Annotation
Transfer RNA from a Spirochaetales bacterium, 72 nucleotides, folded computationally. The prediction has a mean pLDDT of 81. The sequence was found in a public genome assembly.
RNA sequence: GGCCCAUUCGUCUAACGGUUAGGACGCAGCCCUCUCAAGGCUGUAAUAGCGGUUCGAUUCCGCUAUGGGCUA
Numbered sequence: 001g002g003c004c005c006a007u008u009c010g011u012c013u014a015a016c017g018g019u020u021a022g023g024a025c026g027c028a029g030c031c032c033u034c035u036c037a038a039g040g041c042u043g044u045a046a047u048a049g050c051g052g053u054u055c056g057a058u059u060c061c062g063c064u065a066u067g068g069g070c071u072a
Base pairs, nucleotide, nucleotide: 001071002070003069004068005067006066007065010025011024012023013022018055026044027043028042029041030040031039048064049063050062051061052060
């Protein structure tokens, strides 16, 4: 240099054209308890960036960025 793969809440992970972008852990508040832990309820926060296709994009396409792999 060429080719391929991945990128979603703080972390892990689902959703594969029409979802309120879901779940677990974490964190915050409340309940419970003499107190703590455990448990219960509520909340919290995300689609790497820029464009394109489409009535509609997390999903399809291009470029860029970062990480990984193969090859010369």
It matches the Rfam family "tRNA". Rfam classes the family as a transfer RNA.